[in-house]
Bacterial RNase P class A from a Bdellovibrionota bacterium, 389 nucleotides, folded computationally. The sequence is in RNAcentral, with records from ENA. The gene name in the source record is rnpB. Rfam family: Bacterial RNase P class A. Rfam links the family to the GO terms tRNA processing, ribonuclease P activity and dimeric ribonuclease P complex. Taxonomically the source falls in Bdellovibrionota (Bacteria, Pseudomonadati).

Order: sequence, then structure tokens, then C1' cells
RNA sequence: UGCGCAGAACGGGUGAUCGCUGGCAAAAAGCUUUAUCGCUUUAAGCUGGAGGAAAGUCCGGGCUCCACCAGCGGGGUACUGGUUAACGGCCAGGCGCUCUCAGUUAUGGGGGCGACGGAAAGUGCAACAGAAAACAAACCGCCGGUUGUUUAAAAUAGCCGGCAAGGGUGAAACGGUGGGGUAAGAGCCCACCGCGUUUGUGGUGACACGGACGGCAUGGCAAACCCUACCUGGAGCAAGGCUGAAUAGGGAAGCGUUAGGUAGCUGGUCCGAUUGCUUCCGGGUUAGCCGCUUGAGGCCUGGGGUAACUCAGGUCCCAGAGGAAUGAUCACCUCCGCGUGAUUAAAAACACGCGAAGACAGAACCCGGCUUACAGUUCUGCGCAUUGU
Repeated sequence: UGCGCAGAACGGGUGAUCGCUGGCAAAAAGCUUUAUCGCUUUAAGCUGGAGGAAAGUCCGGGCUCCACCAGCGGGGUACUGGUUAACGGCCAGGCGCUCUCAGUUAUGGGGGCGACGGAAAGUGCAACAGAAAACAAACCGCCGGUUGUUUAAAAUAGCCGGCAAGGGUGAAACGGUGGGGUAAGAGCCCACCGCGUUUGUGGUGACACGGACGGCAUGGCAAACCCUACCUGGAGCAAGGCUGAAUAGGGAAGCGUUAGGUAGCUGGUCCGAUUGCUUCCGGGUUAGCCGCUUGAGGCCUGGGGUAACUCAGGUCCCAGAGGAAUGAUCACCUCCGCGUGAUUAAAAACACGCGAAGACAGAACCCGGCUUACAGUUCUGCGCAUUGU
């Protein structure tokens, strides 16, 4: 210097003209009124007007409605601690696995992933191969004895006994490595590691580093059922509320300790009507307004904290459409792409010309996250290549 991977930020700017829409204060006209208030229309002025994901609808809430309590069931989470309104999020740490660098090694630095509670509470699963897949077992084999073949030995075939150390199968074979011992072997014995019991030090903790004792049967899967701990009502802005209008004040069934009362089952409390309630069939309406944007809000400064985050002070108002506004044109600048020239190790920079902001993509009650998409520019980390010093 270039290429690749991962992550973060940005993802156009300035001016003019015209257009759409929210707000502000006022003007004119009209309606209403005794008047004010209020409502509508018109032109002008000032001012605000899509995202880092607005997407997905995967989590958590705010808010709204449904009478309440408890239990069961259902659902969710799962190393430790912190943070938060809350979360399955975020931050820090621990352990395991893995990549890389340094080092003889031990080990240490940097990066990545983790669906990271429990397998002696129980049930269940593991094809094929293999002797055998959980408290199992002898295919090849090793050793001893004996019989036959043989002069004898060796070799070979059969039978009896011992073995699970060697080989094979498999993803995985009932501790591992080394040594001793043995007829051959085996934790049979020993050392170290592993495992179990117990205990010390450090740490809020997960854990880390030790000591003592013990030869010690104990694999995998819970993204299988399950067990343990903690959390958890339901439905959702098409929630919900107000005003107006219209119609068939329709029909059927049930209903008094009743029916019924926002998922299911059980128990209890409370409310509860004939001008009514519940269920079903049928008819009418689909208009206007609110909810609707001041928020767990943004920015700046200071304090605390490794950090996520938090406390205090100051300052600002930064979309609210309603079939759906936030746009169009022109000029210049800047980034980018392509071509030519020149140059170079290759590039970059330079000159000229062309295209012209050119990726993903548009709020719809709001907020905190996660996931997915993204041309290009800048920055950070890691790896590779080339050149120079």
C1' cells in the first nucleotide's frame, strides 16, 4: 500500500421557485347570540414535518376495557453478580470448547462460540456394526493342564480351567499413563492424573488455589417426558369513549338461591333483572369528534461506577396524516461509478469527458430491546500478500 473477515458511525450539503400538511398569533367575510364565547371560509406571515432500521411482529412494558381471591393446569426463564419500568435485553465476571501469537515447556496475551440448573427421583431412546450399549460380555486372542498326530521338541486339532491387559467394531466399550508383579493378566500393588468424602485460604458469588483420607462399579441424550428454583390473569388503538343518524321498540328459546359476569378446570366472595338479562335467527347504521403525541423524552455540564447505567443542575419541544401530508424542478458543491491521457512495481494523487446522489427502504397509540436487509465513505481489530526502510 492492497485484499479479505468482524464490528461501530454516517448514509448527502447550500440556495431559489412552486406545492401539501400540523401549530402560532392576528385580519376580512359569513353563521349563531342582547353581547361575549364559539363555528366555517379566504389570502398572507412565522414556524415544525419519515428511519437506522420506520421492516419482521420475536420479547418486555406504558395505556384502555373486562367484578374479586385462592388453587390446579398452561406458558416462560435457567452459571454468578449488577443494571432496568420490565425483559428471553444489556454490562462485568466464572467455567468449558475453539482459533491465533509469544515461549523449549509449563503457561500467558488477544479473538470467537456456549440451548451454561439436575442423569444414584422415576420413565424412555441410541439405527447399523460389534462378543457386548448399562450395573453387559468373549469375535480374534494370551496363559495353564490334558488327549491325538510326532522319537522328542516345535507346530496343529479337540476338551477343561484362568484372563479382559493386547487387537477388532463403533460416536461412545465400566477410569488414564508409566512401573512392579503374575502361568498369563487385572487398582492386584505403587507414583502422578482423574473420581469420591472431608477441610483450610481468597472472593458478595459462580469459582480458584491447597491439605488429609479412600483403590474407588456408575457412560451419553432432558433442543426427550420429567424434577428443582423463580416469573406469569385475558384481550388489544380494528383497545376504548362522546355526539349524531337510521331501522323491523322484529322473531324464537331459557331465566329468580337462576341464566350470566374476558381463555380452561375447581372452590369461595360479590353483583344480578320482566320497562330486564343470556343465547340463536333476521334487519338498520358504517357519519363526525376524541383517544393522537410532553414522553420510563432529547441535548449540555458536573458527581458516582471497570462498564451497562445512575444522581444533580441547566436548557429545548423536535411529525400527527386520516385511503392516508412530509413532495417536485433548477443551479452549485461534495462523495461515488465508467472511459481516456499521463504515471507507477502495482496503485493512489492529477487532467479531460460522461452519468449523476446512485444501497436497504416510508411513521399510523407510544416506548425499551432482539432479528433481518443495506451501494458507498470513515474508523477500530484480526488475517494474508507486495514493496521500501